Context: one part of a larger RNA
RNA sequence: GGAUGAACGCUGGCGGCGUGCUUAACACAUGCAAGUCGAGCGGAGAAAUAGGAAGGAAUCCCUUCGGGGAGAAAUUCCUAUUUCUUAGCGGCGGACGGGUGCGUAACACGUGGGUAACCUGCCCUUAUCACCGGAAUAACACACUGAAAAGUGUGCUAAUACCGGAUAACAUCAUCUUAUGGCAUCAUAGGAUGAUCAAAGCGUUAGCGGAUAAGGAUGGGCCCGCGUCUGAUUAGCUAGUUGGUAGGGUAACGGCCUACCAAGGCAACGAUCAGUAGCCGACCUGAGAGGGUGAUCGGCCACACUGGAACUGAGACACGGUCCAGACUCCUACGGGAGGCAGCAGUGGGGAAUAUUGCACAAUGGGCGAAAGCCUGAUGCAGCAACGCCGCGUGAGCGAUGAAGGCCUUCGGGUCGUAAAGCUCUGUCCUAUGGGAAGAUAAUGACGGUACCAUAGGAGGAAGCCCCGGCUAACUACGUGCCAGCAGCCGCGGUAAUACGUAGGGGGCAAGCGUUAUCC
Numbered sequence: 001g002g003a004u005g006a007a008c009g010c011u012g013g014c015g016g017c018g019u020g021c022u023u024a025a026c027a028c029a030u031g032c033a034a035g036u037c038g039a040g041c042g043g044a045g046a047a048a049u050a051g052g053a054a055g056g057a058a059u060c061c062c063u064u065c066g067g068g069g070a071g072a073a074a075u076u077c078c079u080a081u082u083u084c085u086u087a088g089c090g091g092c093g094g095a096c097g098g099g100u101g102c103g104u105a106a107c108a109c110g111u112g113g114g115u116a117a118c119c120u121g122c123c124c125u126u127a128u129c130a131c132c133g134g135a136a137u138a139a140c141a142c143a144c145u146g147a148a149a150a151g152u153g154u155g156c157u158a159a160u161a162c163c164g165g166a167u168a169a170c171a172u173c174a175u176c177u178u179a180u181g182g183c184a185u186c187a188u189a190g191g192a193u194g195a196u197c198a199a200a201g202c203g204u205u206a207g208c209g210g211a212u213a214a215g216g217a218u219g220g221g222c223c224c225g226c227g228u229c230u231g232a233u234u235a236g237c238u239a240g241u242u243g244g245u246a247g248g249g250u251a252a253c254g255g256c257c258u259a260c261c262a263a264g265g266c267a268a269c270g271a272u273c274a275g276u277a278g279c280c281g282a283c284c285u286g287a288g289a290g291g292g293u294g295a296u297c298g299g300c301c302a303c304a305c306u307g308g309a310a311c312u313g314a315g316a317c318a319c320g321g322u323c324c325a326g327a328c329u330c331c332u333a334c335g336g337g338a339g340g341c342a343g344c345a346g347u348g349g350g351g352a353a354u355a356u357u358g359c360a361c362a363a364u365g366g367g368c369g370a371a372a373g374c375c376u377g378a379u380g381c382a383g384c385a386a387c388g389c390c391g392c393g394u395g396a397g398c399g400a401u402g403a404a405g406g407c408c409u410u411c412g413g414g415u416c417g418u419a420a421a422g423c424u425c426u427g428u429c430c431u432a433u434g435g436g437a438a439g440a441u442a443a444u445g446a447c448g449g450u451a452c453c454a455u456a457g458g459a460g461g462a463a464g465c466c467c468c469g470g471c472u473a474a475c476u477a478c479g480u481g482c483c484a485g486c487a488g489c490c491g492c493g494g495u496a497a498u499a500c501g502u503a504g505g506g507g508g509c510a511a512g513c514g515u516u517a518u519c520c
Base pairs, nucleotide, nucleotide: 001520002519003518004517006516007515008514009513010512013392014391015390016389017388018387019385020384021350026348027347028346030345031344032343035092036091037090040089041088043086044085045084046083047082048081049080050079051078052077053076054075059070060069061068062067099303100302101301109227110226111225112224113223114222115221118220119219123216124215125214126213127212128211129210131165132164133163134162140155141154142153143152144151145150171196172195173194174193175192176191177190178189179188180187181186201208202207229275230274231273236266237265238264241263242262243261244260245259246258247257248256278300279299280298281297282293283292284291285290305326306325307324308323309322328339329338330337331336356382358381359380360379364378365376366375367374368373395425396424397423398422405416406415407414408413429461430457431456432455433454434453435452439447464509465508466507467506468505469490470489471488475504476503477502478501479500485492486491
């Protein structure tokens, strides 16, 4: 000098774009953050319409005056149709998106390869198929237990839920066999025989779905070469350890696991141990080489109160799922239950220090749905903060009796100083009024009556901070008297201090200026 997710002191007008718990992965009140589909299913409820039954005031008719009959309506019930709502079963999605950096020195990450050792829902392409049946269960009803959370029994019912049978190969398996190729196990293509395995319907009749197989696309799993901090005041480490055989397991290879056999494997080219740490694209600095950092944004990884485990599923060993254990908090009728902000806001705490319990799904994107649409603290916006960068303003021109006043003075004067006043203007920002977008496509705009435009008003509302001994741009007076104090280094201060304090003047930067911390 440059830089910062900064903080502190003094000061502070506006706008645009960014950024904002670096500390306690500390604990969390409250609200919201993942739902959706009635065009998969049976119910339940509501409304409307139609039909039927009951009912029967007013009114009308009859009357022997006791009453009887007809009768639109209110009302009640039943049936049918349509519409709406949705607790439950079922499907898809809750493995994405969002957060954090605890752990991890590792195939975690980066880079380049391998997979002849693998998987891939939704999507695309191609081919073929969808036949016949069955048994349940939630909801619901009844009964019961419990303070609650919740649960039990009996009975009934549906499905694109579940099950059986049929059919079927380019699928899988077994046996036999041909050809080509390679990378050792083998791979690819083909033939024969046998065995095994599938499906679901809905609909406004447009279509949406279902099953199998092959291929694609996308996303992943696994393996390998190289690279990846410090310490030797850590020198030896290792029993599933290293390898083999057989088996199990997995989508898949493999000590991944098990049994048996062998005795290996790693290490001074640093094993093991200890400490520290998410890695990278990038960012800062530097002429470069290099050094430092890993906030925001993007890619990958890990984690979700702590530890462990599996289930479901195409995908998880799953942040807002399940189970077990633990600590903590809450409820309780003391028997037992409930919870997990490292999602968005917000609270306490810690700290030098870091924001609103905001608006909207209008846009972009995502989930579900045939669609309308619903959901979306992703996202788009707004609010707060000079935290950063950039831009603008705080006025412009003229104006010497060089006014008053301050300061200095050799008392002549000098200086602040065209500075002010005064005169003439301007309108960026500002205030008021009016108009008013793009972003959206026929409709739909949170932002927002925002940006922007026009008119009017009026210099009015908008400058500070640090420094002035040398380094280092900028000097005098007074006060103080080794005191009070200053200080980055050298050093100032003990009676004329350009170094302390104040004032005048001056220098630098400027809505900032200094200080502190850290990196180059």